Notes
Predicted 3D model of a 72-nucleotide RNA (transfer RNA) from Spirosoma arboris. Model confidence (mean pLDDT): 81 of 100. Its Rfam family is "tRNA". It is annotated as a transfer RNA. The source organism's lineage runs through Bacteria, Bacteroidota, Cytophagia, Cytophagales and Spirosoma.

RNA sequence: GCUUCCGUAGUUCAAUGGAUAGAAUUUCGGUUUCCGGUACCGACGAUAGGGGUUCGAAUCCCUUCGGGAGCA
Numbered sequence: 001g002c003u004u005c006c007g008u009a010g011u012u013c014a015a016u017g018g019a020u021a022g023a024a025u026u027u028c029g030g031u032u033u034c035c036g037g038u039a040c041c042g043a044c045g046a047u048a049g050g051g052g053u054u055c056g057a058a059u060c061c062c063u064u065c066g067g068g069a070g071c072a
Base pairs, nucleotide, nucleotide: 001071002070003069004068005067006066007065010025011024012023013022018055027043028042029041030040031039048064049063050062051061052060
């Protein structure tokens, strides 16, 4: 340099172009306990950036950025 794959809560993963992007875990709060742990309930928290297509985009297209693999 060329080809190809990936990028979603702090972390690990979901989501056929269509309801308010869900779950586990972490953290915080509550119930329970003499205290702590466990258990149960609740809360907070995310689509890498930009542009385009579409009535509607995390999803499709282009580009930039970051990471992985292959070829030279």